RNA sequence: AGAGUUUGAUCCUGGCUCAGAACGAACGCUGGCGGCGUGCUUAACACAUGCAAGUCGAGCGAGAAAGCGUCCUUCGGGGCGUUAGUACAGCGGCGAAUGGGUGAGUAACACGUGAGUCAUCUACCCUCGAGUUUGGGAUAACUCGCCGAAAGGCGGGCUAAUACCGGAUAAUAUGUCCCGGGGCUUCCGGGUUAUCAAAGAGCGCCUCUGCUUGCAAGCGUUCGCUUGGGGAUGAGCUCGCGCACCAUUAGCUUGUUGGUGGGGUAACGGCCUACCAAGGCAACGAUGGUUAGCUGGUCUGAGAGGAUGAUCAGUCACACCGGAAUUGAGAUACGGUCCGGACUCCUACGGGAGGCAGCAGUGAGGAAUAUUGCGCAAUGGGCGAAAGCCUGACGCAGCAACGCCGCGUGGGGGAUGAAGGCCUUAGGGUUGUAAACUCCUUUCGAUCGGAAAGAAACCCCGCAGAACUAAUAAGUCUGUGGGUUGACGGUACCGGGAGAAGAAGCCCCGGCUAACUCUGUGCCAGCAGCCGCGGUAAUACAGAGGGGGCAAGCGUUGUUCGGAAUUAUUGGGCGUAAAGGGAGCGUAGGCGGCCGAAUAAGUCAGUGGUGAAAGCCCGGGGCUUAACCCCGGAAGUGCCUUUGAUACUGUUCGGCUUGAGUACAGGAGAGGAGAGCGGAAUUCCCAGUGUAGCGGUGAAAUGCGUAGAUAUUGGGAAGAACACCAGCGGCGAAGGCGGCUCUCUGGUCUGUUACUGACGCUGAGGUUCGAAAGCUAGGGGAGCAAACGGGAUUAGAUACCCCGGUAGUCCUAGCCGUAAACGAUGGACACUAGGUGCAGGAGUUAUUGAUCGCUUUUGUGCCAAAGCUAACGCAUUAAGUGUCCCGCCUGGGGAUUACGGUCGCAAGGCUGAAACUCAAAGGAAUUGACGGGGGCCCGCACAAGCGGUGGAGCAUGUGGUUUAAUUCGACGCAACGCGAAGAACCUUACCUGGGCUUGAACUGUGCAUGAAAAGUCCCUGAAAGGGGACCUUCCCUACGGGGUAUGCAUAGAGGUGCUGCAUGGCUGUCGUCAGCUCGUGUCGUGAGAUGUUGGGUUAAGUCCCGCAACGAGCGCAACCCUUGCCUCUAGUUGCCAGCGGUUCGGCCGGGAACUUUAGAGGGACUGCCGGUGAUAAACCGGAGGAAGGUGGGGAUGACGUCAAGUCCUCAUGGCCCUUACGUCCAGGGCUACACACGUGCUACAAUGGCCGGUACAAAGGGUUGCCAACCCGUGAGGGGGAGCUAAUCCCAGAAAACCGGUCUUAGUUCGGAUUGGAGUCUGCAAUUCGACUCCAUGAAGCUGGAAUCGCUAGUAAUCGUGGAUCAGCACGCCACGGUGAAUACGUUCCCGGGCCUUGUACACACCGCCCGUCACACCACGAAAGUUGUUUAUACCAGAAGUCGGUGAGCUAACCUGUAAGGGAAGUAGCCGCCUACGGUAUGGGUGAUGAUUGGGGUGAAGUCGUAACAAGGUAGCCGUAGGGGAACCUGCGGCUG
Repeated sequence: AGAGUUUGAUCCUGGCUCAGAACGAACGCUGGCGGCGUGCUUAACACAUGCAAGUCGAGCGAGAAAGCGUCCUUCGGGGCGUUAGUACAGCGGCGAAUGGGUGAGUAACACGUGAGUCAUCUACCCUCGAGUUUGGGAUAACUCGCCGAAAGGCGGGCUAAUACCGGAUAAUAUGUCCCGGGGCUUCCGGGUUAUCAAAGAGCGCCUCUGCUUGCAAGCGUUCGCUUGGGGAUGAGCUCGCGCACCAUUAGCUUGUUGGUGGGGUAACGGCCUACCAAGGCAACGAUGGUUAGCUGGUCUGAGAGGAUGAUCAGUCACACCGGAAUUGAGAUACGGUCCGGACUCCUACGGGAGGCAGCAGUGAGGAAUAUUGCGCAAUGGGCGAAAGCCUGACGCAGCAACGCCGCGUGGGGGAUGAAGGCCUUAGGGUUGUAAACUCCUUUCGAUCGGAAAGAAACCCCGCAGAACUAAUAAGUCUGUGGGUUGACGGUACCGGGAGAAGAAGCCCCGGCUAACUCUGUGCCAGCAGCCGCGGUAAUACAGAGGGGGCAAGCGUUGUUCGGAAUUAUUGGGCGUAAAGGGAGCGUAGGCGGCCGAAUAAGUCAGUGGUGAAAGCCCGGGGCUUAACCCCGGAAGUGCCUUUGAUACUGUUCGGCUUGAGUACAGGAGAGGAGAGCGGAAUUCCCAGUGUAGCGGUGAAAUGCGUAGAUAUUGGGAAGAACACCAGCGGCGAAGGCGGCUCUCUGGUCUGUUACUGACGCUGAGGUUCGAAAGCUAGGGGAGCAAACGGGAUUAGAUACCCCGGUAGUCCUAGCCGUAAACGAUGGACACUAGGUGCAGGAGUUAUUGAUCGCUUUUGUGCCAAAGCUAACGCAUUAAGUGUCCCGCCUGGGGAUUACGGUCGCAAGGCUGAAACUCAAAGGAAUUGACGGGGGCCCGCACAAGCGGUGGAGCAUGUGGUUUAAUUCGACGCAACGCGAAGAACCUUACCUGGGCUUGAACUGUGCAUGAAAAGUCCCUGAAAGGGGACCUUCCCUACGGGGUAUGCAUAGAGGUGCUGCAUGGCUGUCGUCAGCUCGUGUCGUGAGAUGUUGGGUUAAGUCCCGCAACGAGCGCAACCCUUGCCUCUAGUUGCCAGCGGUUCGGCCGGGAACUUUAGAGGGACUGCCGGUGAUAAACCGGAGGAAGGUGGGGAUGACGUCAAGUCCUCAUGGCCCUUACGUCCAGGGCUACACACGUGCUACAAUGGCCGGUACAAAGGGUUGCCAACCCGUGAGGGGGAGCUAAUCCCAGAAAACCGGUCUUAGUUCGGAUUGGAGUCUGCAAUUCGACUCCAUGAAGCUGGAAUCGCUAGUAAUCGUGGAUCAGCACGCCACGGUGAAUACGUUCCCGGGCCUUGUACACACCGCCCGUCACACCACGAAAGUUGUUUAUACCAGAAGUCGGUGAGCUAACCUGUAAGGGAAGUAGCCGCCUACGGUAUGGGUGAUGAUUGGGGUGAAGUCGUAACAAGGUAGCCGUAGGGGAACCUGCGGCUG
């Protein structure tokens, strides 16, 4: 620090996901040791049991028992002493308000920080003063009696105090009044007057005094007590600032805000009360709701931030829930009280008791969190003079890998690279120096032994000294020596002996992300954080081997921060990706020109205080190290204080003119409102002329018209809109504005001077305007036209087209408030190259002037530099560079939704979520592909022609069906006379049956055999096979053996079994189309582009020219074969012009001319001429030539596409079979037959059939062969045998044609199917199932519907000939020649293709993509008659305990009075009143759960209906609105171009 994921690829936007760190965690697997920490996050749920707050006898009174000793005894027991002034209990003091727990409540001065208190208190502690005097009456304990189950209570009697009460004294205390002073609400000084205290105890002593051993009322000392000042500590209260979310919470408030009097408090204060006034808070967020203890800190982060608030520390709140006070220095009190409530327990049913959110522990809840331990040894706390007691605070131990840190599980050597495992190309590789083996070491653990520190005090004993004192006493203080005290724990630590001995797992291995193979599985089982794996070769599932990572842990899950600049202060955006408000005016607010002065709020610098400790950071130190702990420092960005600075901002004052505005003089304009006027057109009405149609469409029909339309002429009526001018012209803020005239009126521009003097910009709320549609009321209504009716179209047509037609469109008044309200671009100001057009104005020069040119300004367009941008593009009219203000955005869907609120008459508008779901959605550009887009061009593509197919019969292939089997493959073109250039057996792969099992063929090894194998014959059998007989008795040798053959065994053969979607090779197709690419350079962020596009031209990316390209490769062309002309060479088997001969046959002599053969050459190149063209390439025409523009034909097939075809040609991975899916044999089948299709043959006839006669080919084949002559047969053929290994011989007669004859339009003398009979040939065999011949038979068929095929010249058509395969079998295939046409205007259309361009939502690419209803399943949500919780408000009822107030005839020890009785004073029970918790009644609000039914939404593998959108998507699409319709949608009106 980044990475993966949208695409065919690219850049961008944007979300999702991952790698990091962390945790009070949990879960899974695993687990050796130690140290230090941490451990109910859930039910503030309920709690058994024990413990957690007592202490003081030196405050007080009382005061046991057991036991022991002793005495007595009636032997039952009793007394005394001791126990012991002990225990228990009581009065009294201090403590119990700390410590410990929890986080429910609380959005608050609760907390944090900083101030204030002149508005306050503070027990114990310290310090400084002053005092500590004199009296009194009670009461608990105890005892007696009574009530009660208990808890507990009542009454009589006795008694003490540091308990309680009275008196005295007292001040710098408190209060009143007076005077003075200051800073002042409240303070200070002085005076006056009034009021308020107390308690003793321990120890010692005898100096004084009294009694006189000694004690005390005396003295000393210590601790107490009272009062006052100060301090310290702690607390209360107040204030500034900071501190969650929701505006779908916008108004809240009556003690409310303030004042006066009174009350209350330690203290200010509406804190409370009476009266008076009517205020107070709030968009800088009041009120309400939801959530939450706050902080130091903790986690993360580079930081700013974000999240969090366990442990530790500070603080607040709470103590079963609610309320209340009492005591006290302090509480409204966790282990106190009272009351109400719920719950639990006891009960004798009458009543009582209780509060673990203390430590342990239990139940429950939960994914989940420990021992009913030890000790007060240390630290700290309470009480005490002290010893000491108490202390679940605390110190320790126990449990838990919960976390952090440390250590170990061994180290060195060791190759036969062991065995085993795994993989393998079978060679080997790997596990792997790993192991074994050998040499060492011994941490930790286990075992044995030794053994700390934490401990110093208090206190006790001793010594020395000091002050106090009458005192050498007591006590106190200082110093010093000694003694006592350890839960942990015989622990840490150290040592001895033994022995590698006791100690490794978990996750991962497709990419991100380090790490790869085999097997199994076969879209199954499963994995998955994201992308995604799995449908037979899975590095992604499962197992294994191997590897990678971490390690006593490793993974998973959850949560937080990070990455995320993905809420952007640091640090983002808004033309098209999400995002500029429809537009103006303007309030608050924010921001604001130039100069000067003052001030010092902001700002900046310094000082002081604070910012607790701990933590983080730095330095040092202590545990063997580390974690951990200790010490010191730094930091703590903050707040307050104070001093200073004054540039900038603010504030105040003064001034200025450039921003802004005013005045004056002119200008342009569909700017707005009202009134009036005008002509053209449409429709209607009247009249005339006139006659059969008009109208409408792609074509029609509905419609109108003989009752006279349309057309035409004249007249009239009405409403709406204003042609031309008209223009990227003008005006307006936007919406918008268009005939002419008048009236009223807004804005704007130019020029010039004068004036005001910052008056400005923006603008949350607010307010006004705001197309069309729509709404209300009243008018109006010509045309147009949602809805509606009809006609067409169509599979349908709720549409597009046509004929009609109502709201509406128009006016007035009022609503609505939305649009693609768009420049998809908020407003203002400033700056930053230019060029060019249009509109309005001004100036200047020239001119008489118009006007041109120039300068300047306002507005409106185009092009373009820098710059910006993801790109497209923008570019002085910015999307550039800056400043200010406003609005808005934060993945897609859900959702222009729901609920709530608000506005509206309604339609609806504005505001505006969530659940759930997806991993994308999107922008721009690129390359393709596609378009019922465009341009150019080509092709038997159409057209023009000729002949077919589709109808018939037959042949053949296919489908289907059938079958035991009808083997398999091929399926649009590009399967279907295809593989198959030839299925009777064989072929043959299929079926039935019969056999074989190392096999029919191949290789190796081991053993055995040598009369082997082979050959002949016999039996059985359908054959294969089985059985048997006869005959012969292998070759080489170095004698070891080898070869060969057979049998047995074993490796292994064999498979036309599967997968052509695992493959090679070969092939088809686009297509013989003209294309497909590369190097370097250049352009672009990039995919890519350029080149290859453009202008011409060509059959051609063929060539020329131009050009940021220059070159090159594969294709094209050429080179090759064949054919057409000529020459040369060569003449046999071919040829024969001339010469001779002839049996008249090139037959012979001969010839080498010709034809021909087959070799070598020539020839054609746009070479020549003319024209066109850019003077080019080239094209057109011409000449010459056998041939002319590629002469004709062939071979030749670029990069690639179709997972095209083939595992059955061959090869081959994997899988499968192995007495069978192998192999042999016989028979059958592939030849079936209702039917459908393809390809052919023969025909339907006279351009013909038949009969007779007569010509002319080419190219092939032939020895297992072709087969002549001749003979036989009607014929197929048979006999025969010459010749020929072929220019020699044979197949071999070419046929159509031509000549003559016949038939005469008919199912025929056409046509030949079918069938019967008789034959021939091949072959082992012709039944299933061959071909041919002869005789007889003589079917359909009279030119073929929709549709469809081939062909452009020696072509189509037509005629025959040959060959391959082959024993035989050809209408097929492949070749050959003979005869030999027609037509092409042309490129609109159909099909296919090429190039350029355009659009795209397509990219498995239009056989694409994709929308909505309906049906089914699941999911979450809304509405809903209601039902049911919870919370809150208001009114009223009722009102416990308790404070306060009143009363107090009952009751009352202390004081006063009185001899007493009594009275007084002061209280008090009770009662009354105010307030008030819980509760009740009634009515509302908020919020949650649930609800028959209902609504839309989302998701789902192949459901139904259509085809809306993407191409001109077949009616351009979209926006707003209104109506309509199964649905997507359609239509009207206005708008936009996306």
Model confidence (mean pLDDT): 85 of 100. Predicted 3D model of a 1538-nucleotide RNA (small-subunit ribosomal RNA) from a hydrothermal vent metagenome.